[in-house]
RNA sequence: CUCGGCCUUCGGGGCAGGGUGAGAUUCCCGACCGGUGGUAGACCCGCGCUUGCGCGGGGAGCCCACGAGCGGCCCGUCGUACGACGGGUGUCAGCAGAUCCGACGGUCGCCUCUCGGGGCGACUGCGACGGAGCCGACGGUACAGUCCGGAUGGAAGAAGGCGGCA
Numbered sequence: 001c002u003c004g005g006c007c008u009u010c011g012g013g014g015c016a017g018g019g020u021g022a023g024a025u026u027c028c029c030g031a032c033c034g035g036u037g038g039u040a041g042a043c044c045c046g047c048g049c050u051u052g053c054g055c056g057g058g059g060a061g062c063c064c065a066c067g068a069g070c071g072g073c074c075c076g077u078c079g080u081a082c083g084a085c086g087g088g089u090g091u092c093a094g095c096a097g098a099u100c101c102g103a104c105g106g107u108c109g110c111c112u113c114u115c116g117g118g119g120c121g122a123c124u125g126c127g128a129c130g131g132a133g134c135c136g137a138c139g140g141u142a143c144a145g146u147c148c149g150g151a152u153g154g155a156a157g158a159a160g161g162c163g164g165c166a
Base pairs, nucleotide, nucleotide: 005162006161007160008159009158010157017029018028019027031146032145033136034135035066036065037064038063043058044057045056046055047054048053049052061134062133069095070094071092072089073088074087075086076085077084078083099132100131101130102129104125105124106123107122108121109120110119111118112117138149139148140147
């Protein structure tokens, strides 16, 4: 540079302690958890130098998406039927979650000033700092993000190896 093919490995966490009750990790008080890719003018780290600028790295459950799940449609098998199981399909218009306030950064406008600066407003960034909230598939069971189950499964993806051309 081209091929964009094969293979291997990895790839999800969490109710302590109590209350009620015949029975609850499901209700109540309280506790704990947060997959994957992306996204950063403030923040943290590193390097450089023209010493206040440049470059790089980091960092989100609720910002943008993905995945799994529940369904739909198609095919096959079993089955009298209802339906069950397996496979495919997201160009399949279904379901599929949750954030505010302040501080702070940038731009603009207005006022003021001892010309150092200060105040107010709008737009924007707003994940990092402070605070307060909110969300979490399906089946089982006293009603489940946390128990059991599908699941020694699958997957978003991550890392590596082999191969081909020069």
A computed fold for a 166-nucleotide RNA from a Chloroflexota bacterium, annotated as FMN riboswitch aptamer (RFN element). Model confidence (mean pLDDT): 75 of 100.